RNA sequence: AAGGGAAGCCGGAUGGCCGCAGUGUAAGGUAAUUCUUACAUUGAGGAAAGUCCGAACUCCACAGGGUGGAAUGCUGGAUAACGUCCAGGCGGAGUAAUCCGACGGAAAGUGCCACAGAAAACAUACCGCUUACGGUGUUAUCGCCGGAAGUAAGGGUGAAAAGGCGAGGUAAGAGCUCACCGCGCAUCGGGUAACCGGUGCGGCAGGGUAAACCCCAUUCGGAGCAAGACUAAAUAGGAGACCAUAGGGUGACCCAUCCUGUCUCGGGUUAGUCGCAUGAAGCAGAGAGUAAUCUCUGUUCAAGAUGAAUGGCCAUCUUAUACAGAAUUCGGCUUACAGGCUUCCCUUUGCU
Numbered sequence: 001a002a003g004g005g006a007a008g009c010c011g012g013a014u015g016g017c018c019g020c021a022g023u024g025u026a027a028g029g030u031a032a033u034u035c036u037u038a039c040a041u042u043g044a045g046g047a048a049a050g051u052c053c054g055a056a057c058u059c060c061a062c063a064g065g066g067u068g069g070a071a072u073g074c075u076g077g078a079u080a081a082c083g084u085c086c087a088g089g090c091g092g093a094g095u096a097a098u099c100c101g102a103c104g105g106a107a108a109g110u111g112c113c114a115c116a117g118a119a120a121a122c123a124u125a126c127c128g129c130u131u132a133c134g135g136u137g138u139u140a141u142c143g144c145c146g147g148a149a150g151u152a153a154g155g156g157u158g159a160a161a162a163g164g165c166g167a168g169g170u171a172a173g174a175g176c177u178c179a180c181c182g183c184g185c186a187u188c189g190g191g192u193a194a195c196c197g198g199u200g201c202g203g204c205a206g207g208g209u210a211a212a213c214c215c216c217a218u219u220c221g222g223a224g225c226a227a228g229a230c231u232a233a234a235u236a237g238g239a240g241a242c243c244a245u246a247g248g249g250u251g252a253c254c255c256a257u258c259c260u261g262u263c264u265c266g267g268g269u270u271a272g273u274c275g276c277a278u279g280a281a282g283c284a285g286a287g288a289g290u291a292a293u294c295u296c297u298g299u300u301c302a303a304g305a306u307g308a309a310u311g312g313c314c315a316u317c318u319u320a321u322a323c324a325g326a327a328u329u330c331g332g333c334u335u336a337c338a339g340g341c342u343u344c345c346c347u348u349u350g351c352u
Base pairs, nucleotide, nucleotide: 001348002347003346004345005344006343007342008341009340010339012317013316014315015314016313017312018311020043021042022041023040024039025038026037027036028035045323049334050333052332053331054330055329056328057224058223059222060221064255065254066253067252069220070219071218072217073216074088075087076086077085078084089103090101091100092099093098104215105214109213110212111209112208113207126155127154128151129150130149131148133146134145135144136143163181164180166178167177168176182204183202184201185200186199187198188197189196190195228274229273230272231271238265239264240263241262242261246260247259248258249257281300282299283298284297285296286295287294288293
C1' cells in the first nucleotide's frame, strides 16, 4: 500500500422568526382547571419495521389429573424467560483471521432411494477371469467351440454397489492371511461434561435417509391495553325456545371441579376518566468472572397523542441526499440502509 475478517459510533448541527402537543407557573375569567393570554421546559428509531419467540401486567378463575397436540434437541453456564446469548466439543467452508450447523436415536418398527445399472438390502452376474471334461485344427504348443463348476479382485452404471490401501496367497479370486487405517468390545489416562488420547482383543453388523412416519429426553392453560376498572347518560320491567336425568364456564376430548340459568330475535348507549409510563429503566465508576452477565456506589427522569402532536421559512457549517414515524411496556431474533468515522486481527507485496 492492496485485499479480507470481527466489533463499535454517527446518520445531521447551530442561531432566529412563526406554528403544534404534554407538564409546570402566573394573570384574567367562569357554575366548573370549561376557556383565554404570557413565560419556562420536554417532544420518534437503530431498526420505531416484521409480528417471529419470550415475558411483565389484566381478566377467565378456586386452578388439578389423563389422552391428544405443539415446541426444543451435543456439553456446561447466563437470564424473569426464550427457539436468545456466552464458552467449549464435534463436523463443514476458507491459506488464514473467521464463519456456518435442523448437532439425541438407523441394533424397536415401518416407509423411501427416480433414471441408469446385472443388482439399491435376508441383494446380484451384463462385460469379464479360471479349467478337471467333451469336440476340433496342429509335429507339438498356442488357439477356437460346447455345457458344467468356481469367482466378485478388474471394467461399466450411479449420489451410494458385501469396508479402504499395500503385500502374500490362489486354477483364477475373496479378510483367505498379514501390517496400517476404519468398525465393535474391554480397560487405563486427561476433562465437571460433550469428547480427546493410549493399550489389548476380535475378521467384523453388507448402505443412506428421521427439516420421512416413529422412538427417547425436557418443556408447554387461554385470550389479550380494542386486556381491564370506574363514572355519567339512555332505553322495552320487550318477545320466543330449552331446562335440574338439564344448561353453561374452564384452548380440543375425558375425568374432576365451579356456577344456576343458557340460546335466538329486537331496542337503548357509542360520552368521559383511569389504565398511560418509576421501569427485570438509562448513564458513570468500582469489584467478580475467559465471557454472556452479576453485585455495590453515585446520578438522571429524556413523547404519552386519541380522525391521531414535533411542521414551515431564513442564515451559517457540513459526509449526511439512505432505510424510514411511537400508540401497554420490556428482553431477543430477522429484514432494510446513501454516506462517513474509529479500533483490533489475517493474507499478499514493496522498502528499511
Predicted 3D model of a 352-nucleotide RNA (Bacterial RNase P class A) from a bacterium. The model forms 97% of the base pairs in the Rfam consensus. Its Rfam family is "Bacterial RNase P class A". By type it is a ribozyme.